Context: one part of a larger RNA
């Protein structure tokens, strides 16, 4: 892990509601007694029968109030049993860490005491002693001897440093390496100290694999607003993740939302009309505030210039209005849509709506769209409205809680929605354009660029020859004047005329020291039909960077199978339609387990309500069984299902049905318990 068996809303007290039954202005006994075992007795007591007021008190009324009036009353109960809640009990079940009491432990280990034991071998060579020499002495030096030491090397022994080697063997081993090894050493045996206590060269270490308070038993089923689990079927309805309070924030109470019972008689989703509300979006500049510029007015605090006496001027600065420019959550002259109040009409619903009781669940929500706030932003946070997921299957989106379509009672046939129709893959290889980038077929890209290509517009030039290429001319006064060493079209300054011309600048560029030289503008020839620049739009290109090789779902696709436009056909869902069936609800009927009718309903988590199946057992009645009971295996039939019945085989002695009771009554889950494997 699997299988079998076990395994979780029960009991008591008080009470509320509901159903059934008894009696009824009354209802019921409790303790206890009784032995004719069936009951009988027992009225103490409880509830009801009158309330109101703080009370005195009054009374179908009473209290307050001057009054009007308002509050609470004026209505059959009570007992038993069943069920649903609350309460009290361990209270659906499993689970703490902990707290307290009494005992048991020092055979492990810590420290101590008593009494024993152990330490190969080697090295070093303290004091002391002897001796030689020196010295007046104190003493010194050398040589021997000697054998000290929490000395050294290193076995036994003790420890346990590193490898984070290797290993988990019923739990600290093994290997290599390493530290101490005559000492504050190691060790045998016997004893002492005990749980808020011991012991501790102190690590909160150790006190029997247990230590920031041992172990065992008891209080104890401690408590847990926390986690897990909670066992048969079907039918009906069907939520909430919000508000307010709380030592409140994963809890709970009340309200809102759900269910159910009873009652009442209407209610208002939508549309239209009439009369209203309001200051948002957009916009505007009349007010408040901000903002850019222009001209004008004022010498006006300051500054500047002149004057130096008043003062004058001002292209600095300041103030004011005017005109134009750009704006505003805390601006509004004006101002929508939407939203919303009252009334009316239509419509819808009446299975709705409302009221009163009883039972809940829930108070962690989440996503899209729209409008806001904070934030650089976020699959961010917080609001408001909406819708969906939550609690919603099915179809599309490759896959994909909340995106698009659509709300699934069962069976069959057809038609559509979103989305699609080359192949995978059901259905079009439809039409006209555009795209050449595999752009695209995908949700995804900016500013800025493009002599990519298509379309449109409005200009200019053009057979009196445009535009482009090619050929020729491109001159003269004059080297314009000045400047300069020079300045001649071309360093710089000034001017920029005139002439000849088909045309030619006192020169647009290169060049020279200065000239020279080469082009350009401009003109002619040649050629012979469109050319030039601009604006707008479509598709496309650049801009364009991520880590294994690679993704339009894939194959693949280019007058597409891409993009735009247009129309037809088809495919495509549990949607819609039709036919048949089941169930519920409402209404009608005869008198009800039924029949009929219907513009009805049948997705569903938490939750509420309703009806059933099965197991064990009691009583009564009634059955089966050795001509084969239960159980086991298998097949068939019936039922919406829990389940029921029958056949066959095995088995070998008990087992059912109906009605009414009583429950230790239903398992796949709980790191569930026990056993098997």
């Nucleotide at each position: 892990g699997c299988c079998a068996g076990g395994g979780a809303g029960u009991u008591u007290u008080u009470u509320c509601g509901u159903g059934u039954g008894g009696c009824g202005a009354g209802g019921c006994u409790a303790a206890c007694c009784u032995a004719u075992a069936a009951u009988g007795g027992g009225a103490a007591g409880c509830c009801a029968g009158a309330g109101c007021g703080a009370a005195a008190g009054c009374a179908a009324g009473u209290a307050u109030g001057a009054a009007a009036a308002u509050g609470c009353g004026u209505c059959a109960g009570u007992c038993a049993c069943g069920c649903g809640g609350a309460u009290u009990u361990g209270a659906c079940u499993u689970g703490a860490a902990g707290c307290c009491a009494g005992a048991u432990g020092a055979u492990c280990u810590a420290u101590u005491c008593a009494u024993g034991g152990a330490c190969a071998a080697g090295a070093u060579g303290a004091a002391g002693u002897c001796u030689a020499c020196c010295g007046a002495a104190a003493g010194g030096u050398g040589g021997a001897u000697g054998g000290a030491g929490g000395u050294c090397u290193g076995a036994a022994c003790u420890a346990g440093u590193g490898c984070u080697a290797c290993g988990u063997a019923c739990a600290u081993a093994u290997g290599c390496u390493u530290a101490g090894a005559u000492g504050a050493u190691c060790u045998g045996u016997g004893a002492a100290u005990a749980g808020g206590g011991g012991u501790g060269a102190a690590a909160a270490g150790c006190c029997u694999a247990u230590c920031u308070a041992a172990u065992c038993u008891g209080g104890c089923g401690a408590u847990g607003g926390c986690u897990g689990g909670u066992u048969c079927c079907u039918g009906c309805u069907g939520a909430a993740a919000u508000a307010u309070g709380c030592c409140u924030a994963c809890g709970u109470a009340u309200a809102g939302u759900c269910u159910u019972a009873u009652g009442u008689a209407g209610u208002u989703u939508g549309u239209c009309g009439a009369c209203g509300g309001g200051g948002u979006a957009a916009a505007g500049u009349a007010c408040g505030g901000a903002u850019a510029g222009a001209a004008c007015u004022c010498g006006c605090a300051g500054g500047a210039g002149c004057a130096a006496a008043c003062g004058c001027u001002u292209a600095c600065g300041g103030a004011g209005g005017u005109c134009u420019u750009u704006c505003c959550a805390a601006c509004u002259c004006a101002g929508a849509a939407g939203c919303u109040g009252u009334c009316g009409a239509c419509u819808g619903c009446g299975u709705a709506a409302c009221a009163u009781g009883a039972g809940a669940a829930a108070c962690a929500g989440g996503g899209u769209g729209u409008g806001u706030a904070u934030g650089u932003a976020a699959g961010a946070u917080a609001c408001a409205c909406u819708u969906c997921c939550g609690a919603g299957a099915c179809c599309g989106g490759a896959a994909c809680a909340a995106c698009g379509g659509a709300g699934a009672c069962c069976a069959a046939a057809g038609u559509u929605a979103a989305g699609g129709u080359c192949c995978c893959u059901a259905a079009a290889u439809u039409a006209u354009g555009c795209u050449a980038a595999g752009u695209g077929u995908a949700a995804c890209g900016a500013a800025a660029g493009g002599c990519g290509u298509c379309u449109u517009g409005a200009a200019u030039c053009u057979g009196a020859g445009a535009c482009a290429c090619u050929a020729g001319g491109g001159a003269u006064g004059u080297a314009a004047g000045c400047u300069u060493a020079g300045a001649a079209g071309c360093a710089g300054c000034u001017a920029u005329c005139a002439u000849u011309u088909a045309a030619a600048g006192a020169a647009a560029g290169c060049g020279u020291a200065a000239c020279a030289g080469c082009u350009c503008a401009c003109c002619u020839a040649u050629u012979g039909a469109g050319a030039u620049a601009c604006a707008a739009g479509g598709c496309c290109c650049u801009g364009a960077a991520a880590a294994u090789g690679g993704a339009c779902g894939g194959g693949g696709c280019u007058c597409a199978a891409g993009c735009a436009u247009a129309g037809u056909a088809c495919c495509g869902a549990u949607a819609c339609u039709u036919u048949g069936g089941c169930a519920g609800c409402a209404c009608u009927c005869a008198g009800a387990u039924g029949a009929g009718u219907g513009g009805c309903u049948g997705g569903g988590u938490a939750a509420g309500c309703a009806g059933g199946c099965g197991u064990c057992u009691u009583u009564u009645c009634u059955g089966c069984g050795c001509c084969g009971a239960a159980g086991c295996a298998u097949c068939u039939u019936c039922g919406a299902g829990a389940g029921a019945a029958g056949g066959u085989g095995u088995g070998g002695a008990g087992c059912g049905g109906a009605a009414a009771g009583g429950a230790a009554u239903g398992a796949u889950g709980a790191u569930c318990c026990u056993g098997g494997u």